[in-house]
Context: one part of a larger RNA
């Protein structure tokens, strides 16, 4: 010095373990803010840092509520306190709530600095010092005071819109593809878009929208190359339809034009009146379709009661109101609220049966005997491995206060309830820079083609039911549907947040980056961005001797068990040492 065999030391791998994570599923909620968010700064404790929590009332103040004896948070001890006089903790409301920050009196290199104006206080009158409110800026409404509103943030996940790439594929590349993706922007909502045919279809018919699943990688597009990709129709989840402009009709207001004629419902008779008519405009009535519709005029039939007006008086007409009775609302179809009851949610409560024997053990939930309960044998804990020991679990209970919910009921709102109906009339109306055309564009499966259909710029520009758009160039005939106004629940998607459950998902180099940390570092900045979990059932965490400055270790003493003693479960290898044993 090499091998080998034993002991230790390093090291932290393996195994086991989990207050974490991951990843779907079901609910619930889907918003907060100038009453000042959200995220911060700086304080706050008997407290030296950091987390939570709170805010000069500073781990906290007050009032219900709940619970029944212990409380002074993570996080222990020492002091010192609270409280069993219904306290801590928890829940629900309320007071406070410095300073930045949309920051909003003005400034500012965020958490600073400097003010006007009222109105109070401390100071002696000043001078100063404090406190309270108010003073940003933009937009409706309003002459103006003044009232409302909006800015800002969040998962910016989902959702409408607007601009809009490149790496890429085309094995190269220019049309093409990636992709109307990422990406900025705006603009919501609890969803959000869409939505009540100028849809489709095919000679049959269907009947908003939304999503899913075949239709189908099909019909088509496509340097007909890479690619790219429908619809009808069927099957299914829900399931709702509505209201306007407009004709015309009364009030009003304005304009114009103009007064011995007109007008006040018909008819007669009387009595009033200065009108009335044209255009706009407002309110109300009125109406909403596609086998067209409405509007007015006519003509016919049908048509509850009572009241009151309608110049008088009589008939008829008309309009308003009531009544018996129907209907409908707060989720579109007109727009609110309140009351009460119930669900539901924010604390919480009640909840069965072995302190059985015996063995082992440091300990019984183990293993033998012998019971019990079960609308509970779901899952955790306890010194092992428990239906009967503990929290629970099935069931069932409860809310002063605060939230959801229009599900019942009432108030309470509104609509019938008197006009319907039929016939006749080319008498009026049925959404104008609008359809449609041509050019230039994008969308559609559709890349300019034979290019219909939607949509924008520019220019040109109809028509009103004898009308007008589709049915893929056009045209005819046929079908079929009313554009140019506007509303709409539900299926749908999505998860920052709150709860449940579940896993041939990780189990500490794994699983989120984080067993918590966007922290420590790193960078000027945008920004990257870590590593670190287990003593033991219980600290019983080792009095007290000895060596030593300590560290550290050696006895004694805990515990089953200290080679479980805090650098603390187990403890592999590499690596180093120590003793034998051999070989040289």
């Nucleotide at each position: 010095g090499g091998u080998c065999c034993g002991g230790g030391g390093u090291g932290g791998a393996u195994g086991c373990c989990u207050c974490g994570g991951c990843u779907g599923c079901c609910c619930g909620a889907g918003g907060g803010g100038a009453u000042g968010a959200a995220g911060g700064g700086c304080g706050u404790g008997c407290u030296a840092a950091g987390c939570u929590g709170c805010g000069a009332u500073a781990a906290g103040c007050c009032g219900g509520g709940u619970g029944g004896a212990g409380g002074c948070g993570c996080a222990a001890a020492a002091a010192g306190c609270c409280g069993u006089u219904g306290a801590g903790g928890c829940c629900c409301g309320g007071a406070u709530g410095c300073c930045c920050g949309a920051a909003u009196g003005g400034g500012g290199a965020a958490a600073c600095c400097c003010g006007g104006c009222a109105g109070g206080g401390c100071g002696u009158u000043g001078a100063g010092c404090c406190c309270u409110g108010u003073c940003a800026u933009c937009c409706g409404c309003g002459u103006a005071a003044g009232c409302g509103g909006a800015g800002c943030c969040a998962a910016u996940a989902c959702g409408g819109g607007a601009c809009g790439a490149a790496g890429u594929a085309a094995a190269a590349c220019c049309u093409u593809c990636u992709a109307g993706u990422a990406g900025u922007c705006c603009c919501a909502g609890g969803a959000a878009a869409g939505g009540a045919a100028a849809u489709c279809a095919a000679a049959c018919g269907a009947g908003a929208c939304u999503c899913c699943c075949c239709g189908a990688g099909u019909a088509g597009c496509g340097g007909c190359g890479a690619g790219c990709g429908a619809a009808a129709g069927g099957g299914g989840a829900c399931c709702a339809g509505c209201c306007c402009a407009a004709a015309c009709u009364a009030u009003g207001c304005g304009g114009g034009u103009g007064c011995c004629a007109u007008g006040g419902u018909g008819g007669c008779a009387g009595c009033c009146u200065u009108a009335g008519c044209c255009c706009g405009c407002a309110u109300a009535g009125g109406g909403u379709u596609g086998c067209g519709g409405g509007a007015c005029a006519u003509a016919c039939a049908c048509g509850g009661a009572g009241a009151g007006g309608u110049c008088u008086g009589c008939c008829a007409g008309c309009c308003u109101c009531u009544c018996a009775g129907g209907g409908a609302g707060u989720u579109a179809c007109a727009a609110a609220a309140c009351u009460g009851c119930c669900a539901c949610u924010u604390a919480g409560c009640c909840g069965a049966a072995g302190u059985g024997a015996g063995c082992u053990g440091g300990a019984a939930u183990g293993c033998u005997c012998c019971g019990c309960c079960g609308u509970a044998g779901a899952g955790g804990g306890u010194g092992a491995a428990a239906g009967c020991c503990c929290c629970g679990u099935a069931g069932g209970c409860a809310a002063a206060a605060g939230g959801u919910g229009a599900g019942c009921a009432g108030u309470c709102u509104c609509c019938c309830g008197g006009g319907u109906g039929u016939a006749u009339g080319a008498u009026c109306c049925c959404a104008a820079g609008u359809a449609c055309c041509a050019c230039g564009g994008c969308c559609c499966c559709c890349g300019u083609g034979g290019a219909a259909g939607g949509u924008c710029g520019u220019g040109g520009g109809a028509a009103u039911c004898a009308g007008g758009g589709g049915g893929g160039a056009c045209c005819u005939c046929c079908c079929u549907c009313c554009a140019a106004g506007g509303c709409u629940a539900a299926g749908u998607a999505c998860u920052a947040c709150g709860g449940g459950c579940a896993g041939a998902c990780c189990g500490a180099u794994a699983g989120c980056g984080u067993a918590u940390a966007g922290u420590a570092c790193c960078g000027c900045g945008a920004g990257g961005g870590a590593a670190a979990g287990g003593u033991g059932a219980a600290a019983a965490g080792a009095a007290c001797c000895c060596c030593g400055g300590a560290a550290g270790g050696g006895g004694a003493g805990u515990g089953a068990a200290a080679u479980a003693g805090a650098a603390c479960c187990u403890g592999a290898a590499a690596c180093c040492c120590c003793g034998g044993a051999u070989c040289u």
Model confidence (mean pLDDT): 81 of 100. Predicted 3D model of a 584-nucleotide part of an RNA (large-subunit ribosomal RNA, domain I) from an Aquificaceae bacterium. Lineage of the source: Bacteria > Pseudomonadati > Aquificia > Aquificales > Aquificaceae.